[in-house]
RNA sequence: UAGAGUUUGAUCAUGGCUCAGGACGAACGCUGGCGGUGUGCUUCACACAUGCAAGUCGAACGGUAGCAAUACAGUGGCGGACGGGUGAGUAACACGUGGGAAUCUGCCUUUAGAUGGGGGAUAGCAGGCCGAAAGGCCUAUUAAUACCGCAUAUGCCGAAAGGUGAAAGGAGCAAUCCGUCUGAAGAUGAGCCCGCGUCCGAUUAGCUAGUUGGUAAGGUAAAGGCUUACCAAGGCUGUGAUCGGUAGCUGGUCUGAGAGGAUGAUCAGCCACAAUGGGACUGAGACACGGCCCAUACUCCUACGGGAGGCAGCAGUGGGGAAUUUUACGCAAUGGGCGAAAGCCUGACGUAGCGACACCGCGUGAACGAAGAAGCCUUUUGGGGUGUAAAGUUCUGUCGGCAGGGACGAAAAAAAUGACGGUACCUGCAAAGGAAGCAUCGGCUAACUACGUGCCAGCAGCCGCGGUAAGACGUAGGAUGCGAGCGUUGUCCGGAUUUAUUGGGCGUAAAGAGUUCGUAGGCGGUUCGUUAAGUCUGAUGUUAAAGAUCGGGGCUCAACCUCGAAGGUGCAUUGGAUACUGGCGGACUUGAGUGCAGUAGAGGCGAGUGGAAUUCUCAGUGUAGCGGUGAAAUGCGUAGAUAUUGGGAAGAACACCGGUGGCGCAGGCGACUCGCUGAGCUGUAACUGACGCUGAGGAACGAAAGCUAGGGGAGCAAAUGGGAUUAGAUACCCCAGUAGUCCUAGCUGUAAACGAUGGAUACUAGGCGUAGCAGGUAUCGACCCCUGCUGUGCCGUAGCUAACGCGAUAAGUAUCCCGCCUGAGUAGUACGGCCGCAAGGUUGAAACUCAAAGGAAUUGACGGGGGCCCGCACAAGCGGUGGAGCAUGUGGUUUAAUUCGAAGCAACGCGAAGAACCUUACCAGGGCUUGACAUGUAGAGAACUUUUCGGAAACGAGAAGGUGCCCGCAAGGGAGCUCUAACACAGGUGGUGCAUGGCUGUCGUCAGCUCGUGUCGUGAGAUGUUGGGUUAAGUCCCGCAACGAGCGCAACCCUCGUUGUUAGUUGCCAUCAGGUAAUGCUGGGCACUCUAGCGAGACUGCCGGUGACAAACCGGAGGAAGGUGGGGACGACGUCAAGUCAUCAUGCCCCUUAUGCCCUGGGCUACACACGUGUUACAAUGGCAGGGACAGUACGAUGCAAGAGCGCGAGCUGGAGCGAACCGUCAAACCCUGUCUCAGUUCAGAUCGCAGGCUGCAACUCGCCUGCGUGAAGUCGGAAUCGCUAGUAAACGCCGAUCAGAACGCGGCGUUGAAUACGUUCCCGGGCCUUGUACACACCGCCCGUCACGUCAUGGGAGCUGGUCACGCCCGAAGUCGGUGAGCUAACCCUAUGGGAAGCAGCCGCCUAAGGCAGGGCCGGUGACUGGGACGAAGUCGUAACAAGGUAACCGUAA
Repeated sequence: UAGAGUUUGAUCAUGGCUCAGGACGAACGCUGGCGGUGUGCUUCACACAUGCAAGUCGAACGGUAGCAAUACAGUGGCGGACGGGUGAGUAACACGUGGGAAUCUGCCUUUAGAUGGGGGAUAGCAGGCCGAAAGGCCUAUUAAUACCGCAUAUGCCGAAAGGUGAAAGGAGCAAUCCGUCUGAAGAUGAGCCCGCGUCCGAUUAGCUAGUUGGUAAGGUAAAGGCUUACCAAGGCUGUGAUCGGUAGCUGGUCUGAGAGGAUGAUCAGCCACAAUGGGACUGAGACACGGCCCAUACUCCUACGGGAGGCAGCAGUGGGGAAUUUUACGCAAUGGGCGAAAGCCUGACGUAGCGACACCGCGUGAACGAAGAAGCCUUUUGGGGUGUAAAGUUCUGUCGGCAGGGACGAAAAAAAUGACGGUACCUGCAAAGGAAGCAUCGGCUAACUACGUGCCAGCAGCCGCGGUAAGACGUAGGAUGCGAGCGUUGUCCGGAUUUAUUGGGCGUAAAGAGUUCGUAGGCGGUUCGUUAAGUCUGAUGUUAAAGAUCGGGGCUCAACCUCGAAGGUGCAUUGGAUACUGGCGGACUUGAGUGCAGUAGAGGCGAGUGGAAUUCUCAGUGUAGCGGUGAAAUGCGUAGAUAUUGGGAAGAACACCGGUGGCGCAGGCGACUCGCUGAGCUGUAACUGACGCUGAGGAACGAAAGCUAGGGGAGCAAAUGGGAUUAGAUACCCCAGUAGUCCUAGCUGUAAACGAUGGAUACUAGGCGUAGCAGGUAUCGACCCCUGCUGUGCCGUAGCUAACGCGAUAAGUAUCCCGCCUGAGUAGUACGGCCGCAAGGUUGAAACUCAAAGGAAUUGACGGGGGCCCGCACAAGCGGUGGAGCAUGUGGUUUAAUUCGAAGCAACGCGAAGAACCUUACCAGGGCUUGACAUGUAGAGAACUUUUCGGAAACGAGAAGGUGCCCGCAAGGGAGCUCUAACACAGGUGGUGCAUGGCUGUCGUCAGCUCGUGUCGUGAGAUGUUGGGUUAAGUCCCGCAACGAGCGCAACCCUCGUUGUUAGUUGCCAUCAGGUAAUGCUGGGCACUCUAGCGAGACUGCCGGUGACAAACCGGAGGAAGGUGGGGACGACGUCAAGUCAUCAUGCCCCUUAUGCCCUGGGCUACACACGUGUUACAAUGGCAGGGACAGUACGAUGCAAGAGCGCGAGCUGGAGCGAACCGUCAAACCCUGUCUCAGUUCAGAUCGCAGGCUGCAACUCGCCUGCGUGAAGUCGGAAUCGCUAGUAAACGCCGAUCAGAACGCGGCGUUGAAUACGUUCCCGGGCCUUGUACACACCGCCCGUCACGUCAUGGGAGCUGGUCACGCCCGAAGUCGGUGAGCUAACCCUAUGGGAAGCAGCCGCCUAAGGCAGGGCCGGUGACUGGGACGAAGUCGUAACAAGGUAACCGUAA
């Protein structure tokens, strides 16, 4: 010392990305009241107009002007080396820190002494001359504190002798003051040297000739290769030289808990630079920002001859840029220069101005004021919010405004002196009057609603929002945060323990080198002594100031300023300590090694030998096939194969033994024998005496494939050919077959080279194997047994681990050393280097893209994974569908409309239990507009009935009758109904089933789905629910870290089957009686049947067997029924955004003289076609005719309708009975007899014609039925497919709902009544356990590569072009130095119109900037074309991977 979001269905861990914080010389957007203090070109070290920024001294000098005061050019002095600016260069003794010796230092301080005596010039001025100018030349004259000798001197040199070697005066009446010179010291400043520290790159590994050292000389203020000559051959470098890139360094600043990281604005110290490059001069000091010379570029002036310039000083301009101020005031203060001083100068500085750029402070009002105005927003329409907010009342006066007063800053006698500034501050006056915005409101992250929009517009820091109900876009209201600011962008640190010293890792997440040897280095056993380098400790010096911290003080506070203190991990010097580490010396034996005695072994190399097998070959036997596969074919074979026997040849590999056995460092090693050879292990304790461990570079070895050369070649076998398979099949399968595989000599140097686990040492429970050796015990002996060591395995404790797992062979606990990792992709790629014959290896990036990629484990789902089990799932059967006609539904098409919905199973005889009108939702036309329907208001009228005309109807226009009910005397009022008017509203089968409720389908009547507590696990989760049995069943039993419970199962409910009892009408009729042609017809009865209430009955209860002494199963008895007796109702958690807004309800949206409503007609009934579901058939187990028999469920008043009559019939007439156990209605298949005789028929009945019947307002579109006639397809149905396990299938009819009428559909009812099930391999669906997984939208999943298109970055590329670096050669300015100096020269000397000394010009030489020529290194830009890469909702081809992914996958290599 704070964390959060984001990989997943969920979890843990790994890991990246992102956010919250702080900071800024900032910029941008919106907004903007005041004051204080700071701060302001980070970019082009780009170019600069204009002004200013360094002058001063007349007390150094001569002079000029003026009456003078005074002013001034020049000579001279001092200062222009400070102050101010900038950060280009510089990776360096540049800087920081601490030391050092071989130095200089103007002005200043202290101190000692001196200041004597001479000389020659020269500027100015004047005259003349040249020039456009800048400027210059000549002549004459002149001064000095300018210049030069001489003298002297403490000094310096020298061993000495001796030599050398200074000066200047000025002011004042004067005292005196200011100077000058030479020494000695100090202070200050500067120069030099050294230790240590100071960025990145090794895809920069070697660099260096003045280079390293020495000697001598030169040079400098000074040491020094600083320079030169000579000599030597050194010096630096893996502790990173050289080279390349970047960069001023520091105090500090920002951040951080700290360690660190980043940074180097303002302030302060140092350095470097002054247009670019070079150079020196002067000077105490410069190689000099506002000095000089030269070269170059640029700008300006010019009379074209030639000149001038350098804002990285202060302002300012242009340019660049996202971006950075006034051409201000003043020397009043502080400081600087000059001066004796007055003073002058000072863009240093002090101030003001501009900028919210930053920090700090203040204000924009305060109190009261409604259960709460208006407006706005919202609303479930009740309300809620804005909100004490406003208004209103009372008050205050900061800031701002006006007016009055008015500073400190100024200074030691006094006076004078203020840019700021009439500023700060004080007082008075008026008035709430002039002063609030910005961002955000999905999560992180404080703050929510409405409308608009509709994957659009847009937002976005990350995750992500937006496709019609958006808290995420835009706007509004409200809220939150901060506030004269607020947001955004950029950058840095933090969070990030995400480079880990503090403080990480490497079995599987990224990461152990393939292995060993070994150099440097790092680390190192026991003991004694010594040393004191490390280490520890004391002291001293330093660590500038500022800053920071602490304590005070001053501005009203604060920012700001200021005083004091403490601290400063560092460096250096010095004293001490000696345990540990190191150095040195001595000793030791346990580490290590040697010896000796044994010992096992596919350890290595070489030579030889052997048998089995394969192939080939020769010969024999033998005959038609062999071979091969899922099935085949290619292939071989009548020229004799395969098979078989014998002989021969060749090459390669060594069965059994053989083993989680052995050996080896790893790769790897397997017949036998011999030779050579390495290592291990056991025992012993004779020898050495720490000789050890690890190991960057380095070296050696290193499977397979591959390469070179030469051999060899039986089998196998990339490539290749052929045959299959397939949509294709450059594959998998088959037949062939070449490199290769083998040997020799070389190369290559990689593998999933794996235990995915580096090496060494020590320590830390055990158990069970196995290999080798030794010892003990026992034995005659060998085994057995026990112990020790070494190796190799399994399980497991502690511990570790994200988990999986590891666990003395550690992934435990520790130490030492090496290697390696830091998100994924790009990519082990590109470029460069090295290696290689090549293939290629090794080293090894970036741009760009993404928010993940990846690990372990969990739950599911899935698998052409496994195990167990079930189901009419298959199989075994029976009957169908698919072919025909028709019916019906759907698609499609058509149409004005053919209303809408349903879509695999689970839409399609479904909604629809019934479309001629109606229904009806559709279309055409005619109409209505408060409406067909509801409520409310007002007015009128009773309601209502009859009727005329127009019209297709709706409707429109009339006529007549009529006045009720309640209260009330009446007037009038009320209820109900009708009409009229206006408005609220009605209405909508309009949209959204992906906004919903409800209801339903489906998996599935499948046996499952969960919970509480406990336990296990970091967790998701697990356990329970798994296991052994059993069941229809998570049914039950047993076992078990589980124990219980819930929803499901079962049971309880209904019905059928047996029976008892109760009750007997409308049911029944055994007995009794009566009657009839006959009949429970009647009396009577309730026994029976039946009806319908209540009971009984079945529970594996009993017996035997099996099983585990269980549950249960099998068999049996009894029973009407036997193991849930048959059937029904009943549908767990959930799945399918399943279906339905058109049953209904409902949010939102939409329509409102229409998307509402009424009416007429049409349509839903169309018809080339396709599909589903049915029906009728194809016939003789049948058709037809005649005769005969037996049900049950149901239904009936707008109804069912008998008997009777009529009609061939449908039906009609008529109407008994019945609101129904009373009346009404009937079975058919079946049985008997006859006929038909296998044919498109006496099968089949479509279609059509005619004639009728019924319902209905109405049968044309468009109903049903009847009779007569007509008599189509069809002769049992391809691929495929459906139902059914017993009263079932099949067959047969009957009833009902709907309904005026209209079933081949649907729902029910009974009648007749089978066959088959070996079994669970396979198909489909499902359940449980297990396994794999890269799936989780869950295999209809995921996902790979080419191609095509677009965009982006990048490699190569003939080249083109630019920058930079060094080298070679040429040329060579200015300039120092050296040489020369026949030309020139005042001071000094002499023997003097001259000579000398000392110099100058000129010339020469060395060096050298710029320039030129040539080649080269490195780095960019660009480039036709080209390579791969990344990304991009719906492109193409395939299916490689994930499941056994359908040929297990993967690694190396070759094709």

Predicted 3D model of a 1455-nucleotide RNA (small-subunit ribosomal RNA) from uncultured Gloeobacter sp.
The organism belongs to Gloeobacter, within Bacteria.
Its mean pLDDT, the model's own confidence on a scale to 100, is 85.
RNAcentral holds the sequence, with entries from ENA and SILVA.